[in-house]
Context: one part of a larger RNA
RNA sequence: CGCUAGAGCAUUGAGAGGAUCUUUCCAUAAUACGAGAGGACUUGGAAGGACACACCUCUGGUGUACCAGUUCUUGCGCCCGCAGGAAACGCUGGGUAGCUAUGUGUGGAGCGGAUAACUGCUGAAAGCAUCUAAGUAGGAAGCCCACCUCAAGAUGAUUGCUCUCUUUGGAUCUCGGUGAGACGAACCGUUUGAUAGGUGUCAAGUGUAAGACUAGUAAUAGUUUCAGCUGAGACAUACUAAUCGAUCCAU
Repeated sequence: CGCUAGAGCAUUGAGAGGAUCUUUCCAUAAUACGAGAGGACUUGGAAGGACACACCUCUGGUGUACCAGUUCUUGCGCCCGCAGGAAACGCUGGGUAGCUAUGUGUGGAGCGGAUAACUGCUGAAAGCAUCUAAGUAGGAAGCCCACCUCAAGAUGAUUGCUCUCUUUGGAUCUCGGUGAGACGAACCGUUUGAUAGGUGUCAAGUGUAAGACUAGUAAUAGUUUCAGCUGAGACAUACUAAUCGAUCCAU
């Protein structure tokens, strides 16, 4: 821009894409078959492999400054205690959210259809025979459905409901943001408010802060103290900021 008023929410599915895998074991059954050795068709069940999709409860990884330890050095006058630097964490031990796989869950179902090679039934041409000429039954991981996803720019532009309908309706920008994101976009909120930050409580992480006291000559240890500190998490709470406004479209 189109789809012939403008919007919102649903909807059909022409068409397109994805998937389609496979092993072993158990029972049927140590049956049918076979002299024996051996050993099924079929049907039902169980456990896996690879692949695909989703997720983070568990197991782990990462988690660039969340916690602790520690070495050298500089500074805060000194001790203590801290702070800066140490090749874009100095090194080491852990680690919430998020993101992840090696972790967890799920999937490949059909005694549907038409068929291929092939196997048949009946059966003539050709008094026989013949699956075929008329007629008719089976038959594959393949084909078409079925399963999952997209889908009316399918210009052949589907369909339904609702709103606006003569005075209002819809949308965008600005503003606060996000489990959304390169930017646009999408989605949520905008005081009739929990949208983000802050604060409070809790979860979770680290691992028992500083100061003081006690014991010891001291290094150090113990008590106060499962403390102190803490990014993303949960629930509350208007403390701060979502103020005030601007524009467009349809009729």
Annotation
A computed fold for a 251-nucleotide part of an RNA from Pseudobryopsis hainanensis, annotated as large-subunit ribosomal RNA, domain VI. Its Rfam family is "Bacterial large subunit ribosomal RNA". Gene Ontology terms of the family: ribosome and structural constituent of ribosome. The RNAcentral record of the full RNA draws on ENA. Its mean pLDDT, the model's own confidence on a scale to 100, is 84. It is recorded under the gene name rnl.